[in-house]
Context: one part of a larger RNA
RNA sequence: GGAUGAACGCUGGCGGCGUGCUUAACACAUGCAAGUCGAACGUUAGGCUCUAGCAAUAGAGCCAAAAGUGGCGAACGGGUGAGUAACACGUAGGUAACCUGCCGCACAGAGGGGGAUAACGACUGGAAACGGUCGCUAAUACCGCAUGGGACUGUUUUGAGGGGACUCUUGACAGUUAAAAUUCUGGUGCUGUGCGAGGGGCCUGCGUCCGAUUAGCUAGUUGGUGAGGUAACGGCUCACCAAGGCGAUGAUCGGUAGCUGGUCUGAGAGGAUGAUCAGUCACACGGGAACUGAGACACGGUCCCGACUCCUACGGGGGGCAGCAGUGAGGAAUAUUGCACAAUGGACGCAAGUCUGAUGCAGCAACGCCGCGUGGAGGAUGAAGGUCUUUGGAUCGUAAACUCCUUUUCUCAGGGAAGACUCAAGACGGUACCUGAGGAAUAAGUCACGGCUAACUACGUGCCAGCAGCCGCGGUAAUACGUAGGUGGCAAGCGUUAUCC
Numbered sequence: 001g002g003a004u005g006a007a008c009g010c011u012g013g014c015g016g017c018g019u020g021c022u023u024a025a026c027a028c029a030u031g032c033a034a035g036u037c038g039a040a041c042g043u044u045a046g047g048c049u050c051u052a053g054c055a056a057u058a059g060a061g062c063c064a065a066a067a068g069u070g071g072c073g074a075a076c077g078g079g080u081g082a083g084u085a086a087c088a089c090g091u092a093g094g095u096a097a098c099c100u101g102c103c104g105c106a107c108a109g110a111g112g113g114g115g116a117u118a119a120c121g122a123c124u125g126g127a128a129a130c131g132g133u134c135g136c137u138a139a140u141a142c143c144g145c146a147u148g149g150g151a152c153u154g155u156u157u158u159g160a161g162g163g164g165a166c167u168c169u170u171g172a173c174a175g176u177u178a179a180a181a182u183u184c185u186g187g188u189g190c191u192g193u194g195c196g197a198g199g200g201g202c203c204u205g206c207g208u209c210c211g212a213u214u215a216g217c218u219a220g221u222u223g224g225u226g227a228g229g230u231a232a233c234g235g236c237u238c239a240c241c242a243a244g245g246c247g248a249u250g251a252u253c254g255g256u257a258g259c260u261g262g263u264c265u266g267a268g269a270g271g272a273u274g275a276u277c278a279g280u281c282a283c284a285c286g287g288g289a290a291c292u293g294a295g296a297c298a299c300g301g302u303c304c305c306g307a308c309u310c311c312u313a314c315g316g317g318g319g320g321c322a323g324c325a326g327u328g329a330g331g332a333a334u335a336u337u338g339c340a341c342a343a344u345g346g347a348c349g350c351a352a353g354u355c356u357g358a359u360g361c362a363g364c365a366a367c368g369c370c371g372c373g374u375g376g377a378g379g380a381u382g383a384a385g386g387u388c389u390u391u392g393g394a395u396c397g398u399a400a401a402c403u404c405c406u407u408u409u410c411u412c413a414g415g416g417a418a419g420a421c422u423c424a425a426g427a428c429g430g431u432a433c434c435u436g437a438g439g440a441a442u443a444a445g446u447c448a449c450g451g452c453u454a455a456c457u458a459c460g461u462g463c464c465a466g467c468a469g470c471c472g473c474g475g476u477a478a479u480a481c482g483u484a485g486g487u488g489g490c491a492a493g494c495g496u497u498a499u500c501c
Stems, first nucleotide, its partner, number of pairs: 001501004006497005013372006019365002021330001026328003030325003035072003040069002043066001044064001046063007079283003089207007098200003103196007111145001113143002120135006150177007159168003181188002209255003216246003221243008258280004262273004285306005308319004336362001338361003344358001345356004375405004385396004410438006419428001445490005450471003456485005466473002
């Protein structure tokens, strides 16, 4: 000098764009953050219409709340960086060892049956959470049967490719294996197989901090055979066998840390760093486990143990903000319990649409960057006043007053968007912007002035009070302390502190 997610002191007009718990992965009141589908299904509060009837009522149809069965989603999106020195990440490859819901393409199909169950009703237990028994009912829920172009398994067969474990291909035989309907008749779904796209799993080469005042480490350990398990290779697991495997090219142990694109600095090499944004990994009160599912060992799912906390009728139950706001605590320190789904994106739905604290916006904060303003021109009796003075004057100083002008800002009034496709529908927002009126009006500080280092005098103080980044100032004329005038620097900021280069 540059930089910062900064803080502190003094000061503070506006706008645009960004950024905002770096500390306690501390504890959390309250609200919201994941639902959706009636074009899968049975019920049905309520409302409307029609029919019969004088009416009560009964039947049919339509609209539709609610809970339930079922489907899809909830594994995305959002948060945090505790753990992790590791195939976690980065990069380059491999998979002849693999999976893939939704989406695209192609081929083939969907025949005929059955038994339940929630909701509901009755009875009943419990303070509650939540149940129990009996009875009824539906499905795209569940279960047999049929069919098999195909797929899989076993035996066998033709050809092609590969160095090879193998892959592809042509047949034969045996065995196993599917399906669901709904509809507004346009469709939307269902089953099997193959290919694709996108997504993932696993493996490998190389790279990735400090300590030797850590030198030896290792028994599923290293390898083999066989079996189990997995989507898949593999000590992944198990039985048996062998005795191996790693290490001064730093094993093991200890400390620290998410990694990267990037960011800061620097001429570069390098050094430091990993906030925001993007990719990826890990975690979800601490620890463990599996279930469901295409996908989880699952932040707002389940079970168990533990700590904490809440309710209780003492028998027993509930909870998890490292989602968005917000509270307490910690701290030098970090915001609103806001608006909207209008846009972008996502889930569901044929759609209309519903949901979406993702997101879009607004609020707060000079926290940062950028831009603008606080007036312009003229104006000498060099006014008054302050300060200094050798008392002559000098300086603040064209500065002010005064004259003329302008209106960026400001205030008031009127108009008023784009962002929306598609008739309508815009949170932002009566915002941006435009027009008119008014009036210099609403707007300057802060730090320094001994040298480094741009900028000096007076008074007070008297090694005191104090200053200080270094050198050093202060003990009676201090340009170094305090105040004043003046000057210099930067400017809606200025200075200090901390950290990095």
The part of an RNA shown here (small-subunit ribosomal RNA, 5' domain) has 501 nucleotides and comes from an uncultured bacterium. RNAcentral holds the full RNA, with entries from ENA and SILVA. Model confidence (mean pLDDT): 85 of 100.